[in-house]
RNA sequence: CUGUCACACUCUGGAGAGACGUUGCGAAAGCAGCGCACCGAAGGCGCAAGCGUUGUCUGCAUAGGCGGCGUGCAUCGCUCAGGUAAAGGGAACGGAGCGGGGGAU
Numbered sequence: 001c002u003g004u005c006a007c008a009c010u011c012u013g014g015a016g017a018g019a020c021g022u023u024g025c026g027a028a029a030g031c032a033g034c035g036c037a038c039c040g041a042a043g044g045c046g047c048a049a050g051c052g053u054u055g056u057c058u059g060c061a062u063a064g065g066c067g068g069c070g071u072g073c074a075u076c077g078c079u080c081a082g083g084u085a086a087a088g089g090g091a092a093c094g095g096a097g098c099g100g101g102g103g104a105u
Stems, first nucleotide, its partner, number of pairs: 007099001009097005018036001020035006037084003043080001044078003050071009
């Protein structure tokens, strides 16, 4: 100096599931409470192998078996939260731009 990467910002693509019932407010669109039925891709929670540690057993053990604890990925599971006509909004993840700590080269 150049490129890549966490992350931030801008633009952009972006699924799923009740136009459910009932009560109240409202001119209406809608909003809220209660009820049942659903969705998973805000967020959150959970975990397999492996690894670490520890107890115990195998005559001993540097090795192995069994158990405890910890750590441990997600687009997997849970469905707390959120959501369930269209529109609007949100949306994991992707694309482009831009900035760019730390680290590596």

Glycine riboswitch aptamer from Nereida sp. MMG025, 105 nucleotides, folded computationally. Lineage of the source: Bacteria > Alphaproteobacteria > Rhodobacterales > Roseobacteraceae > Nereida. It was read from a public genome assembly, where an Rfam model found it. It matches the Rfam family "Glycine riboswitch aptamer". Rfam links the family to the GO term glycine biosynthetic process. Rfam describes the family as follows. This family represents the bacterial glycine riboswitch.